Glycine riboswitch aptamer from an uncultured Rhodobacteraceae bacterium, 89 nucleotides, folded computationally. Model confidence (mean pLDDT): 77 of 100.
[in-house]
RNA sequence: ACACGAGCGACGGGAGAAGCCGGUUCAUUCCGGUGCCGAAGGAGCAACCGCCCCGGUAAACUCUCAGGCAAAAGGACCGCCGCGGCAAA
Numbered sequence: 001a002c003a004c005g006a007g008c009g010a011c012g013g014g015a016g017a018a019g020c021c022g023g024u025u026c027a028u029u030c031c032g033g034u035g036c037c038g039a040a041g042g043a044g045c046a047a048c049c050g051c052c053c054c055g056g057u058a059a060a061c062u063c064u065c066a067g068g069c070a071a072a073a074g075g076a077c078c079g080c081c082g083c084g085g086c087a088a089a
Base pairs, nucleotide, nucleotide: 007083008082009081011079012078013077018034020033021032022031023030035069036068037067041065042063043062044061048056049055050054
């Protein structure tokens, strides 16, 4: 110097589950109840590894704290473009 790259941003795609019940409100506003979903976030575990009492360590698996269950918003992840090591947040 170039390339790659964690990461960040723009655009596009993006599932699941009651438009539930009862009060209340100008209001899809607030309160309560039951049923359900997993792909924001969060938590947990194997093989394996170690200093082996114990600890480290993964997910789209599991749990549902949180979040969600018409639309909207959000949305893991994917595509594409741009930035990219004191950059971004």
About this RNA
The sequence was found by an Rfam model in a public genome assembly.